[in-house]
Context: one part of a larger RNA
């Protein structure tokens, strides 16, 4: 000099974008933060409607709107934090002939035939509560047989074409194993009393090819301090063999061998999330690692699985701890490192705010629904960038204050006082963009189909849809009116005098100031920097 997630003392007018718990990974009231789908299923309640059956209560049938339950997806993302981690944890390149991958797109071949339950319901008992236990009924796209297998995978042969060594792609015979589910729209013949059968959209099923995403595992090479840590390893190093995994492996077990790391720092100890980056720097390089990306890692502390394509799962589950609540003492509930907040600790870090309108998830066929992501608003000069706090004449250089050689000089064109503008604050009135490629109707072309029903697309026309917001932004109006500090003046270093003080009180980054004429203390004039700041502190170059 620059920088900062920054404190602290003085000061403080607006606006834009940005940032805001760095310490106790302490504890935590109270609200929200993960649903969603009746177009997968039985049912309950409300409400209308009844061309039926009546005994006029009902029943039946049908429409709507709601609900918990059984099903499906989703909840493994988004969000948060950096304890812990010196590691393939990251970054860089690489390998997988050692590997999975739900939704999504693609190509291909399917979708038949049966059964048994269980939840809500109801009953009946147990508990103080959380909740269990039994009996009876019932659906399905739950659940379970059996049929087929274009294909898939298993073992076992032939054969072709790669490969770096194990060995891999492919063709093909003959054996084993392996599958499904239905919703809901239209509809002309044809069968049916209907329901439906059939035909046909869309969505969903099921096997399986390739893709795309996303993940896992291996390998070189980089990656802090310590030698006052020099020896460290027994599943420790390799091998058979056989478990286990989607998949290599001591990753695990038996036997077998006896190795394997190390001065190129093994082994311990301290510290510490890693990059991209960000700060200084003329570069070399130091230094860091907040926000925002992208990777790990953690979720009261410790271990464990289970369901899933995916967890060994923040707002799932079991055990064990430690703490807090309830309680009839027998037993039970709980996890804010989500968004707000709240106590504590500290130099210190904000609203118990608004809305799904936009993007972005999640459910759904859609309407929609839910998202404390996110998109806003509040709070803080925390940081940065703009803007104003007036502009022009005005000298009897007023008054006043400071000074003084008592002559003046100085604040100073400063002030008043004359015209003048009008930017921010203020008042009034208009008033957005962000919203379509959404979404809803209508009548259209194309494609689907037997069909001018239905869908699906394209374009066309009306209406709808806004938290921020009556914000920005215009336009009109009033008024110089509401709007400047801070620090510093021996030297470094830009600015000098007085008065007071008397090595006193104090003042200092260093040099050193102060003991009676102190430009250096403390006050006042002046003056210098800077400016809605401006010292000081404290860290980094």
């Nucleotide at each position: 000099g620059a920088a900062c997630g920054a404190a602290c003392g003085c000061u403080g007018g607006c606006g834009g974008c940005g940032u805001g718990g760095a310490u106790u990974a302490g504890g935590c009231a109270u609200g929200c933060a993960a649903g969603u789908c009746g177009a997968a299923c039985g049912a309950a309640a409300u409400g209308c409607u009844u061309a039926g059956c009546u005994g006029u209560g009902u029943c039946g049938a049908g429409c709507a709107u709601u609900u918990a339950g059984u099903g499906g997806c989703g909840a493994a993302a988004g969000g948060g934090u950096g304890a812990g981690u010196a590691a393939c944890a990251c970054g860089u390149g690489g390998a997988u002939a050692a590997u999975c991958u739900a939704c999504c797109u693609u190509g291909a071949g399917g979708a038949u035939u049966g059964g048994g339950a269980u939840a809500a319901c109801u009953u009946g008992c147990c508990g103080a509560a959380a909740g269990g236990c039994g009996g009876g009924c019932u659906a399905a796209u739950a659940c379970c047989g059996a049929a087929u297998a274009a294909g898939a995978c298993c073992a076992c042969g032939a054969c072709u074409u790669c490969u770096u060594a194990g060995g891999a792609a492919g063709u093909u015979g003959a054996g084993g194993u392996c599958a499904a589910a239905g919703a809901u729209g239209g509809g002309g013949a044809u069968c049916g009393u209907a329901a439906g059968a059939c035909c046909u959209g869309u969505c969903a099923c099921c096997u399986u090819u390739a893709g795309a995403u996303g993940a896992g595992u291996c390998c070189g090479c980089g990656u802090c301090c310590u030698a006052u840590c020099a020896g460290c390893u027994a599943g420790u190093u390799g091998g058979u063999a056989g478990g286990g995994u989607a998949a290599u492996g001591g990753c695990c077990u038996a036997c077998c061998a006896a190795g394997g790391c190390a001065a190129u720092g093994a082994c311990g100890g301290g510290u510490a999330g890693c990059u991209g980056g960000c700060c200084u720097g003329a570069g070399a390089g130091g230094g860091u690692g907040g926000u925002c990306a992208g990777c790990c890692a953690c979720a009261u502390c410790g271990g464990g699985a289970c369901u899933g394509a995916g967890a060994c799962a923040c707002u799932g589950c079991c055990c064990g701890g430690a703490c807090u609540c309830c309680u009839a003492c027998g037993g039970g509930a709980g996890g804010c490192u989500g968004c707000a907040g709240u106590c504590g600790a500290g130099a210190a870090u904000c609203u118990u705010u608004c809305g799904c309108a936009a993007u972005g998830g999640g459910g759904g066929a859609a309407a929609c629904c839910c998202u404390g992501a996110c998109g806003a608003a509040g709070c803080g000069a925390c940081g940065c960038c703009g803007c104003g706090u007036g502009c022009a004449g005005g000298a009897u250089g007023a008054a006043g204050g400071c000074u003084u050689u008592c002559g003046g000089g100085u604040c100073g064109u400063a002030a008043a006082c004359u015209g003048c503008u009008g930017u921010c604050a203020c008042c009034u009135g208009g008033g957005a963009c962000g919203a379509a490629u959404g979404g809803u109707a209508u009548a259209g072309a194309u494609g689907u189909u037997a069909a001018c029903a239905g869908c699906a697309u394209c374009a066309a026309u009306a209406c709808c849809u806004g938290a921020c917001u009556g914000u920005a932004c215009c336009a009109g109006g009033a008024a110089a009116g509401g709007a400047a500090g801070c620090c510093a003046c021996g030297g470094c270093u830009a600015a000098c005098u007085c008065u007071g003080u008397g090595c006193c009180a104090g003042c200092a980054g260093c040099c050193g100031c102060g003991g009676u004429a102190a430009u250096a203390c403390a006050g006042a004039g002046g003056u210098g920097g800077c400016a809605a700041g401006c010292g000081u502190u404290g860290u980094u170059c």